The RNA shown here (SAM riboswitch aptamer (S box leader)) has 96 nucleotides and comes from Arthrobacter mobilis. Its Rfam family is "SAM riboswitch aptamer (S box leader)". About the family: The SAM riboswitch is found upstream of a number of genes which code for proteins involved in methionine or cysteine biosynthesis in Gram-positive bacteria. It was read from a public genome assembly, where an Rfam model found it.
RNA sequence: UAACCAUCCCGAGCGGCUGAGAGACCUGGCUCUGUGACGCCGCAGCAACCCCCUCCUUGAACGGAGCAAGGGUGCUACUGCCAGGACCGAUGGAGA
Numbered sequence: 001u002a003a004c005c006a007u008c009c010c011g012a013g014c015g016g017c018u019g020a021g022a023g024a025c026c027u028g029g030c031u032c033u034g035u036g037a038c039g040c041c042g043c044a045g046c047a048a049c050c051c052c053c054u055c056c057u058u059g060a061a062c063g064g065a066g067c068a069a070g071g072g073u074g075c076u077a078c079u080g081c082c083a084g085g086a087c088c089g090a091u092g093g094a095g096a
Base pairs, nucleotide, nucleotide: 001096004093005092006091007090008089013043014042015041016040017039021032022031023030025085026084027083028082029081044076045075046074049072050071051070053066054065055064056063080088
């Protein structure tokens, strides 16, 4: 980077830096924002996609059910903010 599979109405915020837009894109709404948003960093937390671990089935688990101490990600305003649109997007997994 392109294709594949799964998920996207649950849950979880403080501090420091910065300084004007932000909620992916288009149109229309709605909302957040100098009482400092967005972003970055630190810490904390949430969750359970993968690993680990436990149990079950099994000839054997590459199947199924759990766990959340540890590891890899992810996430922590609003349903992916809402409606419509499009070679839509994001995250994870297993491969190329």

About this RNA:
The organism belongs to Arthrobacter, within Bacteria.